This is a predicted structure of a 392-nucleotide part of an RNA (large-subunit ribosomal RNA, domain III) from a fermentation metagenome.

Context: one part of a larger RNA
RNA sequence: GAGUAGCGAAAAGGCAGGUGAGAAUCCUGCCCGCCGGAAGCCUAAGGUUUCCUGAGGAAGGUUCGUCCUCUCAGGGUAAGCCGGGACCUAAGCCGAGGCCGAAGGGCGUAGGCGAUGGACAACUGGUUGAGAUUCCAGUGCUGCCUCGAUCACGCUUGAGCGAAGCGGGGACGCAGAAGGGUAGACACAGCAGGCUGAUGGAAUAGCCUGUCCAAGCAAGUGGGGCGCCGCGUAGGUAAAUCCGCGCGGCACGAAGCCCGAGAUGCGAUGGGGUGCGGAUACGUCCGCUGAACUGGUCGAUCCCAAGCUGCCGAGAAAAGCCGCUAGCGAGUGGUCAGGCACCCGUACCGCAAACCGACACAGGUAGGCGAGGAGAGGAUCCUAAGGCGCGC
Numbered sequence: 001g002a003g004u005a006g007c008g009a010a011a012a013g014g015c016a017g018g019u020g021a022g023a024a025u026c027c028u029g030c031c032c033g034c035c036g037g038a039a040g041c042c043u044a045a046g047g048u049u050u051c052c053u054g055a056g057g058a059a060g061g062u063u064c065g066u067c068c069u070c071u072c073a074g075g076g077u078a079a080g081c082c083g084g085g086a087c088c089u090a091a092g093c094c095g096a097g098g099c100c101g102a103a104g105g106g107c108g109u110a111g112g113c114g115a116u117g118g119a120c121a122a123c124u125g126g127u128u129g130a131g132a133u134u135c136c137a138g139u140g141c142u143g144c145c146u147c148g149a150u151c152a153c154g155c156u157u158g159a160g161c162g163a164a165g166c167g168g169g170g171a172c173g174c175a176g177a178a179g180g181g182u183a184g185a186c187a188c189a190g191c192a193g194g195c196u197g198a199u200g201g202a203a204u205a206g207c208c209u210g211u212c213c214a215a216g217c218a219a220g221u222g223g224g225g226c227g228c229c230g231c232g233u234a235g236g237u238a239a240a241u242c243c244g245c246g247c248g249g250c251a252c253g254a255a256g257c258c259c260g261a262g263a264u265g266c267g268a269u270g271g272g273g274u275g276c277g278g279a280u281a282c283g284u285c286c287g288c289u290g291a292a293c294u295g296g297u298c299g300a301u302c303c304c305a306a307g308c309u310g311c312c313g314a315g316a317a318a319a320g321c322c323g324c325u326a327g328c329g330a331g332u333g334g335u336c337a338g339g340c341a342c343c344c345g346u347a348c349c350g351c352a353a354a355c356c357g358a359c360a361c362a363g364g365u366a367g368g369c370g371a372g373g374a375g376a377g378g379a380u381c382c383u384a385a386g387g388c389g390c391g392c
Base pairs, nucleotide, nucleotide: 013031014030015029016028017027018026032389033388034387035386040369041368042367046349047348050347051075052074053073054072055071056070060068061067080141081140082345083344084343085342087118088117092113093112094111098107099106100105122139123138124137125136126135142341143340144339145338146337148336149335150334151333152332153331160328161327165324166323167322168321173311174310175309176308179304180303181302184298185297186296188295189294190211191210192209193208194207195206196205212271213270216266217265218264223259224258225257226256227250228249229248230247231246232245233244235243236242272293275288276287277286278285279284312315355364356363371383372382373381374380
């Protein structure tokens, strides 16, 4: 220079009460304003205790501060079924032998690792100051074990197990259309509970809220898909009753079989929901009682559905799974009952003051949900739930 510029979005604050040594800034209430395909909710990455409770007031906080994502102390993350591993493979990586290379090393077979993909069993309610598909309550499901009960089958005329081998399947593109549903919504009707206007209207009552509930089990709907049997066989081969191929017969808008949302019944004599009373450090807590719990309309981008139709650019792999034998083989299977079920993650932020930007920075950050009125719409405006008024 200079007590100058600046104090970081023009979404906005006001009043009252409380606490306190001290209050524009902390807490509570009422009013006002802002977002609402977000400035709400869930979650991946990343962060790594920032979460909750109590205490604090040096420094950090662009002012203040009794407050904080700050300081101190204590506490908090509970899983057979959520995610990862004990399963599978993709790109890519590693790589026994091997090939190559002055050396270091490079490539690569078998084999292995590797999710961003495949496979795979849990839902509803309650609860904490802070965890919940993890705890608790209820109701389920998956795998393994028993030699417990019972039933069935079998011991070479052999039930069952069963491959790392063989086959099926898993298994996939893009575009389009129609249908059946559900979630959800409603200025609709009915029903239930609550409220009611100090001043013109408001008893022919009006207004507000609610009218809800899963997995699973049962039987299988709208709808979608598939030919079946016999004989032969040189292929998939070591083998096969499996698959493939050939021939014959019967079907071919049927029957049968497979897939299949939703609805219905059970789940549920349950849960949720309502009201009353008491206590209160006014945040809430405790006890009792548990109301109605229907219909109609609209209606998805979600489900049936990796379905159907069309097209050419012709659209992962492997395992689980099913079948087949090779092989093993004296017990095996169903139902009920009982038992067992490991390791890691789980707090909190997550379009942000907690991540990446030196900052409590108008920047950047993958995926899912995303209500109402108007509207073609996720545009735009106003609003709900919810969250904020951007730390002079």

Background: The coordinates come from a structure-prediction model, not an experiment, and the mean pLDDT is 82.